[in-house]
RNA sequence: AGCGGGGUGGGGUAGCUUGGAAAUCCCAUCAGGCUCAUAACCUGAAGAUCGCUAGUUCAAAUCUAGCCCCCGCUACCA
Repeated sequence: AGCGGGGUGGGGUAGCUUGGAAAUCCCAUCAGGCUCAUAACCUGAAGAUCGCUAGUUCAAAUCUAGCCCCCGCUACCA
C1' cells in the first nucleotide's frame, strides 16, 4: 500500500441484510433479600455522543461518501 472483518452502557456481545421508540442478554457496579457471615443464588436500579464528519430521508445504530482507530490476510521496503 491492497483486500476482508470490526468500532453499540464500565467489559463482552445482539440489533445493521429488509431504516420506523437501543436488548426482559452475560459479566461488572449500586441497593435490597437470603445467610451467623462471605461467596453463590434471588429481586430491583443506574448506566449509551451507537468511532468522527458530511449526505440521503418525514425518520439513520441501520443506507451513501470521506476520515480515524483495532484485528486478520497478502504484497513491498529494510